[in-house]
Molecule: Bacterial RNase P class A
Organism: uncultured Desulfocapsa sp.
């Protein structure tokens, strides 16, 4: 230069007018008015984990079910993060995967002789019999070689054999055992073994470690009518109560209720609910995720509903000669936080690798 690998920021600005929410002030009986301040996001999303709260369950042990799955190590915890391990891809930066299939059942389309107690289509070998001498048939041996399949019964060379074959034997994998180093998964080394052991556990199953349920529409507190419960009081023809009235008297109606209180409890309200596993800086520890100090901010809180519309410049990207004109992502808080997925025009930035070219 080009081409590639990982990683991070950013994600329209300012300004005007006209609205919304919440908060503080003024001032008011109170509102309502006025001032003055704050009002989405890197994923607020999806609700997929994990834990804070909150009620209800719980002596303890086990069954039953779920979750998780190479090692340490973070963290409050995790299906989450680092850093190591091995394995497989990539020349490489780097990406992916991750207990057990030699405990035990089961399942393995099609093609295939066989998909796992084994077998032998084609082939190579011997014998034996038959020939038209080309070969056929029958029996046995074999699995080197072809041939199917995603996958084929250790692999590759020698020996060996009638052909052949861990039958033999070096290397190489594996299997068991020791030593060495590492915290550890793990590596490396020595020694024996002739070779057993296809794949599949997001099939059942084993091993290990972990797990009660339900949710802020959780809980709490105050707390109308109506209707039901409780307790008192008055009252049933000696007249409770009702009308007429300002009140007394009187008149009219009227029959088994009335009246006070107290309790629960539903509409509504308040409260959880915004000082947090909190942001930011500076130092230090640590390879790292992380932690600790110190300093210093205070930053959405609804009605399941507020966080907006416009309009003016100015970036970007476009289209056009120009003058202009169109775009400017993805998305929208409802208890609150850690992750994780998942969408996302454009611009930036940092660090590797591989090619070339020049010096």
């Nucleotide at each position: 230069u080009g081409g590639a690998g990982c990683g991070g920021g950013u994600g329209c600005a300012u300004g005007g007018u006209c609205g919304c929410u919440c908060g503080g002030g003024u001032g008011u009986u109170a509102a309502g008015a006025c001032c003055c301040g704050a009002g989405a996001g890197g994923a607020a999303a999806g609700u997929c984990c994990g834990a804070a709260c909150u009620c209800c369950g719980u002596a303890g042990g086990g069954c039953a079910g779920g979750a998780u799955g190479g090692u340490u190590c973070g963290u409050a915890a995790c299906a989450c993060g680092a850093a190591c391990g091995c394995c497989a891809g990539g020349c490489g930066a780097c990406u992916g995967g991750c207990g057990g299939a030699a405990a035990g059942u089961g399942c393995c389309a099609c093609a295939g002789a066989a998909a796992a107690u084994a077998u032998a289509c084609c082939g190579c070998c011997g014998a034996a019999u038959c020939u038209u001498c080309g070969g056929g048939u029958u029996c046995g041996g074999u699995a080197a070689g072809g041939g199917u399949g995603a996958a084929a019964u250790g692999g590759c060379g020698a020996g060996g054999u009638a052909a052949a074959a861990g039958c033999u034997c070096a290397c190489c994998g594996c299997c068991u055992g020791c030593a060495u180093g590492g915290u550890g998964a793990c590596a490396u080394g020595c020694a024996g073994g002739g070779c057993a052991g296809g794949g599949u556990a997001a099939a059942c199953c084993c091993c290990a470690u972990c797990c009660g349920g339900a949710g802020c529409a959780a809980g709490a507190c105050c707390a109308a009518a109506u209707a039901g419960g409780a307790a008192g009081a008055c009252g049933c023809u000696u007249g409770a109560g009702g009308g007429c009235u300002g009140c007394c008297c009187g008149c009219c109606u009227g029959a088994a209720g009335u009246c006070u209180u107290c309790g629960g409890g539903u509409a509504g309200g308040u409260u959880g609910c915004a000082a947090g596993a909190g942001g930011u800086g500076c130092c230090g520890g640590g390879u790292g995720a992380c932690c600790g100090g110190c300093a210093u901010c205070c930053c959405a809180g609804u009605g399941a509903a507020a966080u907006g519309a416009u309009c003016a410049u100015g970036g970007c990207c476009u289209c056009g000669c120009a003058a202009g004109g169109g775009g400017u992502a993805c998305a929208g808080a409802a208890u609150a936080c850690g992750g994780c997925u998942u969408a996302u025009a454009g611009c930036c930035c940092g660090c590797u690798c591989c090619a070339u070219u020049u010096u």